About this RNA: This is a predicted structure of a 502-nucleotide part of an RNA (small-subunit ribosomal RNA, 5' domain) from a metagenome. The full RNA is in RNAcentral, with records from SILVA. Model confidence (mean pLDDT): 84 of 100.
Context: one part of a larger RNA
């Protein structure tokens, strides 16, 4: 000089478009962040309207009916594994780049073949009865289903064996034992089920690169490798039992110590050096450890178990939570916003659809935190006015600056009209953004410096005092260096000081 997610001091007029807890992965009140499906069931709590019946005040009341729109709870299905947060772990179980998988998987989706046939017992809701302060339960009896289980049929699916082809190991292709499916609803779609391929998404593995420290030098028994067996979608000491005694290291094992990593990003002519906030990509993590269970997928942020800390309720028996989601509070803190609006628009769950749901996201408050734009008026005006300051007392300076005198209307305020973002309808944001017309220079400048280095000087005050200072120094009676004025220099809705990288 340049640059930041910045603080801080003095000052602050508009607009755009961005980013805004770097610290305690400290505690968290509150309220929202995943729910949908009645076109899979039995139903009928509530709302509405239809039937019916009583009553009578003759257009209302009551009472009954799942009849119909619907739809609490409930059973089934998808989905809660995306989305959002976050960066404590981690120096490789990561991540980046090339690879490999004959060692794999894959819900919804796309395409092709085939098939959807016959039976059966539960159970939740509902009733009944009871336990508890609550949380949440126990019995009993009865029902439903695209929940659950038999049968039957099934090519190429999986399993045994045998033959041929083929390889390092495999793998292919023919026969052949035994196994193994399905669910309805209807017009018609939608669905289910088996078997092949697609895609999209993973899973493992190999290689090569990824911070300091040697005042860390020996490390290591599941450790290395063989068999055989279990597990697993899959390979493999993943794990187990037997055997053997290996394996990794100065090309840095081991240990500490600090770090999530990459695109990118700051600097730099550039090679490097620093870094890793927004954005996008891949890992981890969700109170702290630890576990499996469901599911295609999870060892699961707003599921279950256990265990432990904090905190809350309690009828003392026993229970209840997890904001690193999105505002919000306490605390650290030099330091970082609104408990706001809307599903109108991408996009995502469910749904056939209408449509619900979405603090994802679109938006709008805060904050000169940044970056980029515009403005704070122009053009004329000398006998050089008045303060002010200096001054050889003549003047000089500020200064064409100002008064004035013609202009303009960006901006402002008012008033009117007023969108594009939506495609039949549907705009949160909005009466936005933008036009028109009015009015009047009216509503809008600071801050830092001024001894060299570095643009830019002179008075007073004070006297090695008070103070300045980045570095050289500056102050002890004429200080362009310290305070104040006046003058000028720089930038400018900013200006400097500090912090850091280059």
């Nucleotide at each position: 000089g340049a640059a930041u997610g910045a603080a801080c001091g003095c000052u602050g007029g508009c607009g755009g478009c961005g980013u805004g807890c770097u610290u305690a992965a400290c505690a968290c009140a509150u309220g929202c962040a995943a729910g949908u499906c009645g076109a899979a069931c039995g139903g009928u709590a509530a709302c509405a309207g239809g039937a019916g019946a009583a009553g009578c005040u003759u257009g209302c009341u009551u009472c009954u009916u799942g009849c119909u729109g619907a739809c609490g709870a409930g059973u089934g299905g998808c989905g809660c594994a995306c989305g959002g947060g976050u960066g404590a772990g981690u120096a490789a179980u990561g991540c980046a780049u090339a690879g490999g998988u004959a060692a794999c998987g894959u819900g919804c989706c796309c395409c092709u073949u085939a098939g959807u046939c016959u039976g059966g017992g539960a159970u939740a809701g509902c009733c009944a009865c009871u336990g508890g302060a609550a949380a949440c339960g126990g019995u009993g009896a009865a029902u439903a289903a695209u929940a659950c289980c038999g049968g039957a049929u099934a090519c190429u699916c999986c399993u045994u064996c045998u033959a041929g082809c083929u390889u390092a190991a495999u793998g292919u292709u023919a026969g052949u034992c035994g196994g193994g499916a399905a669910a309805g609803u209807u017009u018609u779609u939608c669905g289910c089920u088996a078997a092949g391929g697609g895609a999209u998404c993973g899973g493992c593995c190999u290689a090569u690169g990824u911070u300091g420290u040697a005042u860390c030098a020996g490390g290591u028994a599941g450790u290395u490798g063989g068999u055989a067996g279990g597990g697993u979608a899959a390979u493999g000491g993943c794990c187990u039992a037997c055997c053997a005694a290996g394996c990794c290291u100065a090309u840095g094992a081991c240990a500490c110590a600090u770090a999530g990593c990459g695109g990118g990003u700051c600097u730099g002519a550039g090679a490097g050096g620093a870094u890793g906030a927004u954005c996008c990509g891949c890992c981890a993590c969700a109170c702290u450890g630890g576990u499996a269970c469901u599911g295609a997928g999870a060892c699961a942020c707003g599921g279950a178990c256990c265990a432990g800390a904090c905190u809350c309720c309690u009828a003392c028996g026993g229970g209840a939570a997890g904001c690193a989601g999105c505002a919000g509070u306490g605390g650290g803190g030099a330091a970082u916003a609104u408990u706001g609006c809307a599903c109108a628009a991408u996009g995502g769950g469910c749904g056939a659809a209408a449509g619900c749901c979405u603090g994802a996201u679109g938006c709008a408050g805060c904050a000169a935190c940044g970056c980029c734009g515009c403005g704070u008026g122009g053009a004329g005006g000398a006998u050089g006015a008045c303060a002010c300051a200096u001054u050889u007392c003549g003047g000089u300076g500020c200064g064409u600056a100002a008064a004035c005198u013609c202009c303009u209307u960006u901006u402002a305020u008012a008033u009117a009209a007023g969108a594009a973002g939506a495609u039949a309808a549907u705009g949160a944001c909005g009466g936005u953004a933008u036009u028109a017309u009015a009015u009047g220079a009216a509503u809008a400048a600071g801050c830092a410096c001024c001894g060299g280095c570095u643009a830019a000087c002179u008075c007073c005050g004070u006297g090695c005092c008070a103070g300045c200072a980045g570095c050289c120094g500056c102050g002890g009676u004429a200080a362009u260096a310290c305070g104040g004025a006046g003058g000028g220099u720089g930038c400018a809705a900013g200006c400097g000081u500090u912090a850091u990288u280059c």